[in-house]
RNA sequence: GCGCGGGUGGCGGAAUUGGCAGACGCACUGGAUUUAGGCUCCAGCGCCUUACGGCAUGCGGGUUCAAGUCCCGCCCCGCGCA
Numbered sequence: 001g002c003g004c005g006g007g008u009g010g011c012g013g014a015a016u017u018g019g020c021a022g023a024c025g026c027a028c029u030g031g032a033u034u035u036a037g038g039c040u041c042c043a044g045c046g047c048c049u050u051a052c053g054g055c056a057u058g059c060g061g062g063u064u065c066a067a068g069u070c071c072c073g074c075c076c077c078g079c080g081c082a
Base pairs, nucleotide, nucleotide: 001081002080003079004078005077006076007075010026011025012024019065028044029043030042031041032040046055047054048053058074059073060072061071062070
């Protein structure tokens, strides 16, 4: 340099045909339980805003009523070829 695969909350990882973004698990926070802690159970858990509401899938554009998903450029990671 060329080809292929990938980049989503703090972490792992879903979203199968474009149609509620973050399911599920871990971690974390509050509570119950305990002498205390662990286990277990209940609730909560992205950002901004008093609220209404808005924003958020590597970055920047495009298509569309609607984009994590499709198209273009770039960045980064892995594998292969040279």